Context: one part of a larger RNA
Formats: sequence, C1' cells, structure tokens
RNA sequence: GUCCUCAAGGAACUCGGCAAAAAAGCGGCCGUAAGUUAGCGAUAAGGCCUGCCACCGCAAGGUGGCCGCAGCGAAAGAUUCCCUGCCAACUGUUUACCAAAAACACAACUCCCUGCGAAAUCGAAAGAUGAUGUAUAGGGGGUGAAGCCUGACCAAUGCCAGAAGGUCAAAUACUGACGGUGAUAGCGCAAGCUUGAGCUGAGUGGUAUAAGCCCUGGUGAAUGUCGGUCGUAACUAUAACGAUCCUAAGGUAGCGAAAUACCUUGUCGGGUAAAUUCCGACGCGCAUGAAUGGCUUAAUGAGUGGGGAACUGUCUCGAGGACUUGCUCG
Repeated sequence: GUCCUCAAGGAACUCGGCAAAAAAGCGGCCGUAAGUUAGCGAUAAGGCCUGCCACCGCAAGGUGGCCGCAGCGAAAGAUUCCCUGCCAACUGUUUACCAAAAACACAACUCCCUGCGAAAUCGAAAGAUGAUGUAUAGGGGGUGAAGCCUGACCAAUGCCAGAAGGUCAAAUACUGACGGUGAUAGCGCAAGCUUGAGCUGAGUGGUAUAAGCCCUGGUGAAUGUCGGUCGUAACUAUAACGAUCCUAAGGUAGCGAAAUACCUUGUCGGGUAAAUUCCGACGCGCAUGAAUGGCUUAAUGAGUGGGGAACUGUCUCGAGGACUUGCUCG
C1' cells in the first nucleotide's frame, strides 16, 4: 500500500456518517400514507413464500418426510429506507485536465423591429445568408412549466410621434459695403484729376435652406424610482385618526431574522438530557417585493440544510491476520 476479522458500546468520530458496514435484492403472494398538475407518489413503507422425495388432489395446493453452510442454491443482472425545509418546474447543457451547480438551455409568457429587392447579418462591390421562407413568417431583448397574480410614478435617461416658434453647418444662389482693374464721359497744353459701366476676390457682411437640440405629447414585461416630522383613545402601551414639510410618485398584493436581518445565538413555540444549526410563528424589513418577476407548487435532482430507523473499527481504543512495494540488515 491492497484486503480480512474483532469483546462491550453504536456516530460518542467529523465541517459533514466522509469512508466502511449492514439490510434489501427488478421473482411470487399480500399490502401500501400524506400530497397531487389525477399522470403520479409507488418496487412507497411493510409482511410472507421459495429445494428435493412420497402421498392426496383436475388444478391451485395440502400433509408427511429428506439433505446441505446455503433451495432467485452457480455466474450474470441488482442504487438501504423514512420525515421535513431551500433552490431550480421537468429530460437536457457546461469550466477537455481542480467547480456539474441554485449557473446555461428549455417549453411557455411578453416587448420591439420587419409588407418582401423585408428587417437583420457578411462583403469597398458584385453578391450571399435570411429563404426557393412571406407577419400562424423572420430577426432582436427580457422573463423562464403550471397555478394565483404582476400595484404607484413619465420628474431624470432612453425610445416613439409631432410640428407653431427658437437655435443652428458646409455648399449653393442672390445681395451690400470694401479692395483690384478700369470702358465711357467731363476738365486740363501736358502730367494728371473727376466720373465710374463691366469684369474680378481661397477676401468680408446680410438674406434664403436640413436633421439635430430646445419645445409639445406619449411610452415601464423601456434604463429606473417607490419619503420625513409632530401630535392624538377613560390604566399603561399602541395609534384607526389629525396636522405639517417635501416629492414625478411615496412600496400595493404577497412574503419576511430569509441563499436577503447589521444589532443577533432577536422573541415565542417545537424537536434534544442539553442545539449559535433546523422546523413553525411574530414583524419598525440595517438594506424584501412583483417578468432585474412576487408568492405557492405535485413530480424530478450524483444540488443544498435539519431530523430519524437500520448498520457498522468513523469513534471510545485499539488489537490480530493475509498478500505486496521501497529501504536497512543478513
């Protein structure tokens, strides 16, 4: 290291019955609870039987006898059970090689987009997928069977719709002044001065012009949010009630010391001789709460918490034996 056995006790071990042990053994007969989506739960649980020979009997079986350690007589095949919470409905999927789960998926529900040369996606493009499909279709987001439900708030952010007004870019068009050039005309002997049509300027101002933003509405199974103070009842306590401040609106139904509760081993009840765990209640909930879904829920689970029966070298507490590996000695 791999196995086997053990007095008395029997989980006192330990984070935890981890590991081991035991009972049972998909056969036959009987029997089977709560709950339940009526399918299940369920092989629930639990009890009995099992070979061979003779006789009786239609048979089923009965009676008597016999043998062994052992009668589903070998091998193969084969998950100990019960009570009660949490989570996830379920079968499934996953970190190839430390995580299999309460994570992912799922059927189902819901929102948004899309009228077909569809939306979406890939590609400078041609083109392709979508789809040789056509809104009972396709794409995207969220929730996650079923049951009962899904409250308030549109102030902020996002999205949708709107168009009166405000704001607003480059280009372009028109236009003003200014600059350059300068026809023509006038004056002058001349130099030149005045007039100033036209052309012109990456120059400079104005007018006209889009979406957006401001603005007006809508929208929560969009991102999200869902108060404070003071007083009050004929014991006390408490406050149905009143007042006041603020807000877009102040948390509804449910559930609740919870996979969420700091204080906290909350308080009460149950279970134990004794329990920070567990179950049932209570509720001012540090910091629950409704598809970031809320609350229940049969069945299911190599999920996770608590309890029990059976069983045992897990332990009290060790002991003995078999085989084997390395080293040392011989």
Large-subunit ribosomal RNA, domain IV from a soil metagenome, 330 nucleotides, folded computationally. The prediction has a mean pLDDT of 81. The RNAcentral record of the full RNA draws on MGnify.